[in-house]
């Protein structure tokens, strides 16, 4: 990178560095020198993946977040559109 499933209206932010764009893409609208977006550290939040308990198992159903792998933490996926994006897991 491709495929395949599920999920995308809930949930949760501080400081420190930088310094001009940024919310994927088009329209729209929004954010921002009262410091965005990126990046690091702590702090969270969730519950894919894990993990504890049953049910004979495909599976489900109950619970955990303690220990590991990702996600995530303005605005419904910001809002409309598309054979759309993003993320998890698994196969290649």
């Nucleotide at each position: 990178g491709a495929u395949u499933u599920a999920u995308u209206a809930a949930g949760a932010a501080g400081c420190g560095c930088c310094g001009a764009g940024a919310g994927a893409c088009a329209g729209g609208c929004u954010c921002u020198a009262u410091g965005a977006c990126g990046c690091g550290c702590u702090a969270g939040c969730a519950a894919c993946c894990u993990c504890u308990g049953g049910a004979a198992a495909a599976u489900c159903c109950u619970g955990a977040a303690a220990a590991g792998g990702u996600g995530c933490u303005a605005a419904u996926u910001c809002c409309u559109g598309a054979a759309a994006u993003a993320u998890a897991a698994a196969u290649u």
This is a predicted structure of a 92-nucleotide RNA (SAM riboswitch aptamer (S box leader)) from a Cytophagaceae bacterium. The source organism's lineage runs through Bacteria, Bacteroidota, Cytophagia, Cytophagales and Cytophagaceae.